[in-house]
Context: one part of a larger RNA
Formats: sequence, C1' cells, structure tokens
RNA sequence: UUGGGCGUAAAGGGUCCGCAGGCGGCUAUGUGCGUCACGGGUUAAAUGUUAGGGCUCAACUCUGACACCGCUCGUGAUACGGCAUAGCUAGAGUUCGGGAGAGGCACAUGGAAUUGCCGGUGUAGGGGUAAUAUCCGUUAAUAUCGGCAGGAACGCCAAAUGCGAAAGCAAUGUGCUGGAACGAUACUGACGCUCAGGGACGAAAGCGUGGGGAGCGAAAGGGAUUAGAUACCCCUGUAGUCCACGCCCUAAACGAUGGAUGCUAGAUAUCGGGAGUAUCGACCCUCCCGGUGUCGGUGAAAAAAGCUAACGCAUUAAGCAUCCCGCCUGGGGAGUACGGCCGCAAGGCUAAAACUC
Repeated sequence: UUGGGCGUAAAGGGUCCGCAGGCGGCUAUGUGCGUCACGGGUUAAAUGUUAGGGCUCAACUCUGACACCGCUCGUGAUACGGCAUAGCUAGAGUUCGGGAGAGGCACAUGGAAUUGCCGGUGUAGGGGUAAUAUCCGUUAAUAUCGGCAGGAACGCCAAAUGCGAAAGCAAUGUGCUGGAACGAUACUGACGCUCAGGGACGAAAGCGUGGGGAGCGAAAGGGAUUAGAUACCCCUGUAGUCCACGCCCUAAACGAUGGAUGCUAGAUAUCGGGAGUAUCGACCCUCCCGGUGUCGGUGAAAAAAGCUAACGCAUUAAGCAUCCCGCCUGGGGAGUACGGCCGCAAGGCUAAAACUC
C1' cells in the first nucleotide's frame, strides 16, 4: 500500500466560511473521450510458468509454448460516466406575510446587596472555628437609623426553556444588526454537497499599554492543626478578576459521537402555523403540518426492527446506504528532541529516533 477501524479499547480537526480537488437531480438529442466487444501490430535476449529433452540425478542447461505490465492501429456497441446543445422542477435559492428567541454590537437607566466615608442612637465587646488564636474595638467597634461614594454582578421570573457555527449568551429600555422556523403564492432553473492549502472566530489563565479596583483572591505574611504541614481551617492580602485597544490560540474546546442527503414502529413535552368543535369573542378540547427537545429511577407501558465486545445506541442512530474531509495502526521514550513556521514572552503548531518492555 491493500485492508480494518475512529461514543467508552489507538483514532472526529475547537468551530465555521471557502479556492483548487473529489462527488453530484429529472428528460431529450448529438458526440463516442472514458467504458465494453472483436481483429491486427508490438511487447529484444536473459529471468518466470509449463511440456519435453541433455549432463548417471539434481543444481545447471537446451528446445517449444505461455504468462506478466502494457502500448498502439482498425472495426463495431452506446446502457453508464464525460463533453456539447435544448428543456424540466422534486435539490438549492429569491419574494411576500404574521410570529418566537439570555443571537451580536453600542448607548442610556434601575433596584437589592457587599465595602468605605460622614452624621445620629448606644456600650463593651465583636469576629472567627470542631475548638482556638492571629485580627478589629473606649482615638467608641459590633448592632441599629439616615446620608454620600465607588466597583462588580443582575434575586424572583427560571424550566427537561430558548438562541448561537462553536467558544458562548440572562436586570430594564432604545438604536443598529445576523441567523433560523412556519405559512403563501409567484420567480430563478441544479445555481448543489464536501473541502487539502487558506481565512475568520475561539472559555479560562497569561502578556503589552493606559484606566479602574467594591467583593473575591494565585503569590506573600501571620494564626492554628500536625511528628512535620512549604496544605486542608482561620485573619490579612498583591497580581488578577472589570474597561479600552493590541496579542496569546489552548481545554475533559465533550454528545469524549465530522459534515451533507435519502430510507427504517412509536410515545411525550414545548414553540410556530392551520383546520374542526365551542363561544358574542377568546381560552380550553380534538386533529393535521412543520420545528425544537426528551424517552428517566421506584416504571403506567414497550423503548420494536437493526447494530454493538459489552455497556449501550435506537428517526437528533452508534441502524441501512451514498459522497467528501480529518484521524488511528502495541506500551514507554514523547506530544518530547532537532529543524521549520508563528509569538513581546509564556509558549503554540508541525513532529521523530536511539533505547527499552
């Protein structure tokens, strides 16, 4: 390589966009490039296979036939693939309508709480722990009332909820803006799927410059515990956490499950739309279509078929198929060394071998 695989054994890229490439709906006509059939030529010798022969056998060797990899020419076939032309609407997209949503960005506003400061009341404790102590407090703390300041986060609603490609997104209002779903007719007419390289986004921590700093809190200091205690517990507390701009680019970035399309019993919740029933109307109720989610434990009941090593998965598949991409190939050495690229750095990406079991 062929092959076999990738939920948990090694293995799905963190996510999306997307050039090249690969693959691609229905109908007709043409072409005959691929494809297929038949025939001709070529395919040196040796080697190989095979039939027979020669050295007493064998190795070795001789003769004949064949094979292997193909290439080329001619004639023919036209289903499938390609190409060309013409068309179609079931894929894809556009338009219109009324709705849903913590989707994104910016600005403004709000209340609760913590802390600090000021003032009032008030007096000896408070705080903390399993128990202590460090610590705070007669320069008046803790408690309580009023006021002011500042920063960060948004209780209830709240849910098996919703939205987003993922990371992620939750007070309220306004503005700008992306996407998806449903319904409706009309339009375009395969415009599609996937995607090496490439590009964009990418939690937390970390880095640079400048702000900000209430609470929390790596480091650090102290008190305990202990044989010790560079910890767990307690009192403090700096970076950081927050904002702006610029980097970093990692994660158990998880559904440990790449994307797209088609097919294969159901049950249930919720959202949108429609119809029916009912009504003055609405709600409720029943049914249908589409989307999103769940199927769990004592079960109300089965999770059917199928798959799987088992666990389990089971219309959101890990079932049955097709297409494209990524990845795996015993453990350690090692996601390391070297080299290259990227980065301010930290480091990231790519990625071995000796040796060893």

Overview
The part of an RNA shown here (small-subunit ribosomal RNA, central domain) has 357 nucleotides and comes from an uncultured bacterium. Its mean pLDDT, the model's own confidence on a scale to 100, is 82. It matches the Rfam family "Bacterial small subunit ribosomal RNA".